Transfer RNA from Porphyra purpurea, 74 nucleotides, folded computationally. Rfam family: tRNA. The family's RNA type in Rfam is transfer RNA.
[in-house]
RNA sequence: GACGGUAUAGUUCAGUUGGUUAGAACGACGGAAUCAUAAUCCGUAAGCCGCGGGUUCGAAUCCCUCUACCGUUA
Numbered sequence: 001g002a003c004g005g006u007a008u009a010g011u012u013c014a015g016u017u018g019g020u021u022a023g024a025a026c027g028a029c030g031g032a033a034u035c036a037u038a039a040u041c042c043g044u045a046a047g048c049c050g051c052g053g054g055u056u057c058g059a060a061u062c063c064c065u066c067u068a069c070c071g072u073u074a
Stems, first nucleotide, its partner, number of pairs: 001073007010026004019057001028044005050066001052064003
């Protein structure tokens, strides 16, 4: 340089060929229970989906540029 992949909550991930409020687990916080702690149970918060544009009535999802990381190849 060429090609491909990934980017969604603090972390690891899902998200059904575009549709009405974006979810789970772990973690955090609060509570229950316990003599107390852990385990257990209940609840709460945390993301406008890497940046910027485009298409569309409507975009995490489709298209384009850029950024970061990973891989293959020269």